[in-house]
The RNA shown here (Bacterial RNase P class A) has 395 nucleotides and comes from a marine sediment metagenome. Its mean pLDDT, the model's own confidence on a scale to 100, is 76.
This record gives sequence, C1' cells and structure tokens, in this order.
RNA sequence: AGUUGGCUGGGUGAUCGCGGUUGGGCGUCUAAGGCGUCUGACUGAGGAAAGUCCGCACUCCACAGAGUACGGUGCCGGCUAACAGCCGGGCGGGGUGACCCGACGGAAAAGUGCAACAGAGAGGUAUAUUGCCAGCGAUUGCCGAAAGGCAGUCGUCGGCGAGGGUGAAACGGUGGUGUAAGAGACCACCGGCAGCGGCCGUAAUGUCGCUGGCCAGGCAAACCCCACCGGGAGCAAGACCAAGCAGGGCGAAGGGGCUGCUCGUCCCAUUUGACGUCCGGGUAGGUCGCACGAGGGUGCCAGCAAUGUCACUCCCAGAUAGAUGAUCACGCGUGCUUGCGGGCAAGCACAGCUUGCCUGGCAAGUGCCGACAGAAUGCGGCUUAUAGGCUGACU
Repeated sequence: AGUUGGCUGGGUGAUCGCGGUUGGGCGUCUAAGGCGUCUGACUGAGGAAAGUCCGCACUCCACAGAGUACGGUGCCGGCUAACAGCCGGGCGGGGUGACCCGACGGAAAAGUGCAACAGAGAGGUAUAUUGCCAGCGAUUGCCGAAAGGCAGUCGUCGGCGAGGGUGAAACGGUGGUGUAAGAGACCACCGGCAGCGGCCGUAAUGUCGCUGGCCAGGCAAACCCCACCGGGAGCAAGACCAAGCAGGGCGAAGGGGCUGCUCGUCCCAUUUGACGUCCGGGUAGGUCGCACGAGGGUGCCAGCAAUGUCACUCCCAGAUAGAUGAUCACGCGUGCUUGCGGGCAAGCACAGCUUGCCUGGCAAGUGCCGACAGAAUGCGGCUUAUAGGCUGACU
C1' cells in the first nucleotide's frame, strides 16, 4: 500500500415521565374478582428490530391416485427442521499476489426465435463487393513470311472460397501435397470435440492412451427440452367468553321511579304479554394464541469446516394506536482555536537567536452530545443501511 475474517457500536450517576410483572394502602361495585387512585420492588429494542426476498414452525380450509397447467431449483459431497442458506471440494473467468466473481443441466443433431451499427453475407450443406482461375465472343499492342504465340482490355457463362475489407462474432491453426485457380479435398504436427478403455477420487472432475476429419459460432435470469421440488390462505391465522339490540321456548298479572317503610302520585303493561327466566347464533368489548424456545452463555468431545452429542448454567420486552423518553452533571471520543513541547530548513553579530514549514506529544477554551436505525406470532437465512473503535490471519 492492499486482501480477508471476528468483536463492538457510547458509559456512569441524579431527577422527572411512560409500558409490563408483582407486593401494599385507600375508595368503589362485588359470587370469584374487577376497576380507579397512591406507593414500593424488579424489568423494558437491534445488529440489522428494516426490506418482506427465500425457508420453516404454528393455525384454519382443501385433499383417493395419476397427469396437465403454473411457479421454483439446476457442478459434486456434506450440514440443517427446511431453504434459493451455510461449509468443503471441482470447473470457468479476473487479479503480480493475498483473494474475488459465477442460476455452473441441454445451443453436439428436437424445434422456434433474437442480434444495434458496419458489412456482399449473421447461420443457410450461407455469402461474393473487391479478388483468383478456366471456356467462349469481341478487341488492342508486340513478335512472326505464315500458321500462330505472348501480354492486356471489355462482355458473357462457369469454377473457387485462399488474399484484402466490415464487424463483438465470418465456420480450426501452421507447413506441405494437389489444382486452371483453390479449399480438411488430402497429408504431417498442434488445438478443440465426441466415443472407448486404464488409473487417482465417495463424486463433480482430473490425467494417460487409442479411435474418428467430427471441426459443430453466441444467447435458454428468450420460448423450449430434461431432471427434481412445490396444495391454498395467513396471527386482522385461529380458539374461548360475551354487554346492548333483534329472535325463539316457558312462566306470567303485575313491574318500576319518587322513599328505609306506609300512603299518595307518575310511567310501562294486562293474552298483539310489562316483567322474570332459559336457549342458540353473535356485534362492541375482553381473554388466549403470545414469550421455556429448532432459546442464550460457558466448557469438553467428534469433525478440515458448516454443524452435532453431552454436562453445567441463565430466564431475557410483550405494547394494541401502540411504552422504552427528557433534563443536568461527570467522564470517553472527535472537530476547531490558542499556548507549550518536538522535528526540519534558511539567515545572522553563532555554547545562541530570528523567521518559515510540519507535527501520531501535553494543556486550556469551545462545538458536536454523537452512525444506521426502532419490536408487534416466533425462528433460521439472504439483501440493504451503518460515523467510529478494537482485533486475528495473509499478500
């Protein structure tokens, strides 16, 4: 100068305030007990509580079996309750390196589709602008006595895929044989691919040998094909209790207020039933679900590791419109300013002084009171946000 893990992510005290659990006093309604108020003790956010992207637990609904559709996953082995997660390994790519990245089955033979610009042609046993070559026709020049020959131009009809050119990409590379010119057309070597076999490995894979001119472009987080997996909805799930109002059954001639009682008076009723009682469903509301769990910590052992067994130990928020806050002091960290100290350079009248610059040390003053952020059924992951501090290993 970098690479990659782990931990932490503001402290202490005082006062006031809020949620939860529990104890006490008082008041009130009481069958238990509830409610209100005062007071004591204990306790009260995170590494991501977040995004809600995966996987589960749990709950209700659905469910013979198979197929299709739809969605997901996709190298190998292991871990796990499970996973698109984690660990180890393989392969490919990047980096001098530590290390990082990869949905990493099939484009080789089932099929379809896509590719800007440029280019003749973008996948068709493709393309031919320039180019190379043969035949035919016309023609020019030169040579020749002539027949004809040599060199060139134009047209036409064919062969070719080597050279130039375009592009991210143009259908292996080098050398030779061959040919009118050429070309895996053929040959040698190299490279790739496929098949078969041997060896190491649980496997992915690696390596070696033989055979085959087989030479086949890219994209499947495009359709598609192959293999495997997957019921739906979600704690506002769901369970229980249950005012009021409405309904039904039974009883019923009285019931209620002003009063403690009597009288009086008022109201509601008298078979279309006041009132009492019971029943089922169920709204408001309440209780549970809901905090002992795939739980945290420490240690031993097994394992490269993820992880697991065992032992000991701890109890750790449960609100419901949603509590977890505010103020002050001390101290930590950090920014700025000033002074002191230290270092370097230059100058001078040189045991020193002055000026300028730097500064991981010290002190004082002052500012920030510090990052990202905040539970809502729970758990395991992933992703994203995160000032600063501590620390291991490696290049």
Description
Its Rfam family is "Bacterial RNase P class A". The family's RNA type in Rfam is ribozyme.